[in-house]
RNA sequence: GGAUCGUUCUCCGGAGAAGCUCACGCAGGUGAGUGCCGAAGGUGCAAGGGAGCCGCGAGGCUUUCCAAUCUCUCAGGCAAAAGGACGGAGCAUAUAUC
Numbered sequence: 001g002g003a004u005c006g007u008u009c010u011c012c013g014g015a016g017a018a019g020c021u022c023a024c025g026c027a028g029g030u031g032a033g034u035g036c037c038g039a040a041g042g043u044g045c046a047a048g049g050g051a052g053c054c055g056c057g058a059g060g061c062u063u064u065c066c067a068a069u070c071u072c073u074c075a076g077g078c079a080a081a082a083g084g085a086c087g088g089a090g091c092a093u094a095u096a097u098c
Stems, first nucleotide, its partner, number of pairs: 002098003006093002009090005018034001020033005035078003041074001042072001044070001048065007
């Protein structure tokens, strides 16, 4: 100096589901109710791994770690806008590896 991985920032794409009902309010909206959605965040766990115990052994038991667009719907959301997992491009860059 370059590459990979990761991170911040910028730009582009980006789904689902009542512009529901009632009360108050000129309105933005606030409160209550019913129905619904999953892709901010959060909950749960499969194979497998670690530790301990039992067993001659095959193995068994306990505990622990771990994923998602799966699951739940706490949070959030159900016109547009905003937000948005995830994907792509660009700038910068710590550590690590080559």

A computed fold for a 98-nucleotide RNA, annotated as Glycine riboswitch aptamer. Its mean pLDDT, the model's own confidence on a scale to 100, is 77.